[in-house]
Context: one part of a larger RNA
């Protein structure tokens, strides 16, 4: 000095990020139990009495020996009720510090935030506020479905048919979900515009029968060189007809998504119901708010404490909340997360000893 149990005067969370650890509390039977509530709950809420032995008496179960009585004589049926034996209840005495004597065996309450809820998860740092989850919407899909898996056959959806089945968002339940369709998405529209392959050949360009010139040759025939050319062939190609989509014209936000500045103005002051103004697609509507969002910030006020950056109630100046990317509550419930209180404690002031393993030293 580690380590794993005990135990501790006085105090009792001053410890510490944080009451971690640990101590308290514990069974079981009576009484008694608040706010709230979605009447089930909340609850073992909180609090509180009793608890062993012994010996008397009593209800009440269970088994039923023994005796006796029936006649249908039975593995009958009916009274009686002894002993054993379960478990209350009353009284009396008793021993201890203690009686659920060991062991096993809930500490409790109060108020917050988040998540309804039991559930699920990072096998091996993370169990949660994340995931799911019934409920709600909103969109595809008439069935040989939509979708998905395969080149395909084929399967699965489904031996199911819109009270079905696929995809996406929300997350029980209460009360509610405003306004913008200018952007992007989808959905419906077809007048014009644009638009491909293809369809079309106007046209040019290349060969060249044949002609003309010159030249080889005095000539023709032939050769060469220029140059002009029909068909037919090739290679290019304009004009015009060509869907969808885009452009454009609606409609759709529980579809991505988006929800203002500036100035003045009331008989103190302050404020701004009201008023001018630019600009927007429309300028956050109910709630909620210094919040798990508040920077400035330990904002102010109030509670709590002697002293409180936490925390509960306000307020509103919301840097940079806000309504299925859901908004405000909510009984219950959580090995989640603040904070307070009671009780309880070697956490802690401050550390002692005590046993049983180590380390340490000899061998």
């Nucleotide at each position: 000095c580690c380590c794993u149990g005990g135990u501790u005067a006085a105090g009792g969370a001053a410890c510490u990020c944080a009451g971690c650890a640990a101590a308290c509390u514990g069974g079981c039977a009576c009484c008694g139990u608040a706010a709230c509530u979605u009447c089930g709950g909340g609850a073992u809420a909180a609090g509180g009495u009793g608890u062993g032995c012994u010996c008397c008496g009593g209800g009440a179960g269970g088994u039923g020996a023994u005796g006796g009585g029936a006649c249908u004589g039975g593995c009958u049926c009916c009274c009686u009720g002894a002993g054993c034996u379960u478990u209350c209840c009353g009284g009396a005495g008793u021993c201890g510090c203690a009686g659920c004597g060991a062991a096993g065996c809930g500490g409790g309450g109060g108020u917050g935030g988040c998540g309804a809820c039991u559930g699920u998860u990072u096998a091996c740092u993370a169990a949660a506020a994340a995931c799911a989850c019934a409920g709600g919407a909103c969109u595809c899909u008439g069935c040989a479905a939509a979708c998905u898996c395969g080149u395909a056959a084929g399967a699965g959806g489904a031996u199911g048919u819109a009270u079905a089945g696929g995809g996406u968002c929300u997350g029980a339940c209460g009360c509610c979900u405003g306004c913008c369709c200018g952007g992007u998405g989808c959905u419906g529209g077809a007048a014009g515009g644009u638009u491909a392959a293809g369809g079309g050949g106007a046209g040019a360009c290349g060969u060249u029968a044949u002609c003309c010139u010159g030249a080889g040759u005095u000539a023709c025939c032939c050769u060469c060189a220029g140059g002009a050319g029909a068909a037919g062939c090739g290679u290019u190609g304009a004009a015009c007809c060509g869907a969808a989509g885009c452009c454009c014209c609606a409609g759709u936000a529980a579809a991505c998504g988006g929800c203002g500045g500036c100035c003045g103005u009331a008989a103190c002051u302050a404020u701004a119901a009201c008023g001018g103004u630019c600009c927007u697609a429309a300028g956050g509507u109910a709630g909620c708010g210094a919040a798990g969002u508040u920077c400035c910030u330990u904002g102010u006020c109030g509670g709590g404490u002697a002293a409180g950056u936490u925390c509960c109630g306000a307020c509103c100046u919301g840097c940079a909340u806000g309504a299925a990317u859901g908004g405000c509550g909510u009984a219950a419930c959580g090995a989640c997360u603040g904070c307070c209180c009671c009780g309880c404690u070697g956490u802690c002031u401050c550390a002692a000893c005590c046993a049983g393993g180590g380390a340490c030293u000899c061998a």
Predicted 3D model of a 363-nucleotide part of an RNA (large-subunit ribosomal RNA, domain IV) from a Thermodesulfobacteriota bacterium.
Its mean pLDDT, the model's own confidence on a scale to 100, is 88.
The full RNA is in RNAcentral, with records from ENA.